The RNA shown here (SAM riboswitch aptamer (S box leader)) has 112 nucleotides and comes from Marivirga atlantica. It matches the Rfam family "SAM riboswitch aptamer (S box leader)". Gene Ontology term of the family: regulation of gene expression. Rfam describes the family as follows. The SAM riboswitch is found upstream of a number of genes which code for proteins involved in methionine or cysteine biosynthesis in Gram-positive bacteria. Of the family's consensus pairs, 97% are formed in the model.
RNA sequence: CACUUAUCCAGAAAGACUGAGGGACAGGGCCCUUUGAAGUCUUAGCAACCUUCUACAAUGAAAGGUGCUAAUUCCCUUUAGCUGAUCGAAACAUCAGUUAUGAAGAUAAGCA
Numbered sequence: 001c002a003c004u005u006a007u008c009c010a011g012a013a014a015g016a017c018u019g020a021g022g023g024a025c026a027g028g029g030c031c032c033u034u035u036g037a038a039g040u041c042u043u044a045g046c047a048a049c050c051u052u053c054u055a056c057a058a059u060g061a062a063a064g065g066u067g068c069u070a071a072u073u074c075c076c077u078u079u080a081g082c083u084g085a086u087c088g089a090a091a092c093a094u095c096a097g098u099u100a101u102g103a104a105g106a107u108a109a110g111c112a
Stems, first nucleotide, its partner, number of pairs: 003110006013043005021032003026077004044069003048066003051062003073104001079100008
């Protein structure tokens, strides 16, 4: 790097260095940012998975291993159902909303 499974509407800060970008990719939106982005370091915190204790169907606690600490994975760009609106004789189509589902991504554990 790849593959498998699970989860992703909750939660969580500050300081130092540095100096212009960042929010995964590509497009369209929208937001954050010199009142300091991203990155590095230190400390702190959160608690998704593993781990430990308790329970033992559960649940609760701890914070050892990874991880994480703006906005639902910030929203949409798959497919399908339903509802409403527009056009129309109807069907189809378009737009909005909502439910499910997919792709991609992130994290963990396993496997190789």